[in-house]
Context: one part of a larger RNA
């Protein structure tokens, strides 16, 4: 922009894609078979490898936005207590999110119509003959089926509600998002929980800092499951989504 007015939801399914895997064990059955050795199909049953989609509870990794030890150093006027460089100076942990090595779920049944292929009936051609009429069976292949995308399928389907003139609607604009290169999507804008920021709980670290005791000191203990800290839950209008503008027309060629 088109689908001959706007909005929201929910469908159909032309057309497309995606899957299509293998091993093992165990029962049938130490059964047919087979002198023996050894060993079936057919049907059943569980398990696992490959590999695909998703996901973060669990195991783990990452987590230069967390918390804690430490080295040299240079600064805060000295102590103490910090902050700055050294590869995030090392190092030890470590929430969200993202992740695979983790988890979970898949390829399951089933119909149709053939391939070769095996038949039945059966003639040309008194027989034979699966074939010339006619009628079966049969594959991971092929058409449903399943799983995902789909009305730009311009043939632009269809159903339900809803709204009417500077209107319905929509856009800019703003606050943001498990969306996202940008844009697009999605929530939300005071009739408000969108995002901070504060409260509550959750979660990490691992016991602050400053007193106070004990020690000759280092250092230890008590206050203290402390301090610090967060991308999570949930709540709360403090903060900021203010105010406005523009496009849309006249019941729809």
């Nucleotide at each position: 922009c088109g689908c001959a007015g706007g909005a929201a939801a929910g469908u159909u399914g032309a057309g497309g894609g995606g899957u299509u895997c293998a091993a093992u064990u165990c029962c049938u059955a130490g059964u047919a078979c087979g002198a023996g050795a050894g060993g079936a199909c057919c049907g059943g049953a569980a398990u696992u490898g490959a590999c695909g989609c998703a996901c973060c509870u669990c195991u783990g990794g990452u987590g230069u936005u967390c918390c804690a030890g430490u080295u040299g150093u240079u600064c805060u006027g000295u102590c103490a207590a910090g902050a700055g460089c050294a590869u995030c100076g090392c190092u030890g942990g470590g929430c969200a999110g993202c992740u695979a090595u983790g988890u979970g779920c898949g390829g399951a049944a089933g119909g149709g119509a053939u391939a070769a292929g095996c038949g039945c009936u059966g003639a040309a051609a008194g027989c034979a003959u699966c074939u010339a009429a006619g009628c079966g069976c049969c594959a991971a292949g092929c058409c449903c089926a399943u799983c995902c995308c789909a009305a730009g399928a311009u043939a632009a389907g269809c159903u339900u509600u809803c709204c009417c003139u500077g209107a319905a609607g929509g856009a800019u604009c703003g606050u943001g998002g498990a969306a996202g290169a940008c844009u697009a999507c999605c929530a939300c804008g005071u009739u408000g929980a969108u995002a901070g920021g504060c409260c509550a709980c959750g979660g990490g670290u691992g016991c602050a800092a400053g007193c106070g005791c004990g020690g000759c000191a280092a250092c230890g203990c008590g206050u203290u499951c402390a301090g610090c800290u967060c991308a999570g839950u949930g709540g709360u209008a403090c903060u900021a989504a203010u105010c406005a503008u523009c496009c849309g027309u006249u019941u729809g060629u």